[in-house]
RNA sequence: UCAUCAAGAGUGGCGGAGGGACAGACCCUGCGAAGCCACAGCAACCGGAUCCGUCAACGGCGGAUCGACAGGUGCUAAUUUCUGUUCCGAGCAAUGAGUUCGGAAGAAAGAUGA
Numbered sequence: 001u002c003a004u005c006a007a008g009a010g011u012g013g014c015g016g017a018g019g020g021a022c023a024g025a026c027c028c029u030g031c032g033a034a035g036c037c038a039c040a041g042c043a044a045c046c047g048g049a050u051c052c053g054u055c056a057a058c059g060g061c062g063g064a065u066c067g068a069c070a071g072g073u074g075c076u077a078a079u080u081u082c083u084g085u086u087c088c089g090a091g092c093a094a095u096g097a098g099u100u101c102g103g104a105a106g107a108a109a110g111a112u113g114a
Base pairs, nucleotide, nucleotide: 001114002113003112004111005110010039011038012037013036014035018028019027020026022084023083024082025081040076041075042074045072046071047069048066049065050064051063052062053061054060055059080109085105086104087103088102089101090100091099092098
């Protein structure tokens, strides 16, 4: 920088109190958190295979399908747990600052891959 983020998938051992990025909320957790290990699983992002299109090209590029592989990653509570930005409408407030509720966009931030 680009793509994706409403789907999917857990048991055991060690370990001992924290965890869900951050802030607020709300959750999970001694019926055992984080972390580490083992095994199991989910998933096509890259690699791989097949086909199609295209270019002069068995190579490049684009697309489709297959496939979990003793290839590389990732993931396995809750939508990225929700909100965090902008816009619109309404309420409270004084017409303000501000705040609450509803709606729209999808920003920022974050995660994963290339």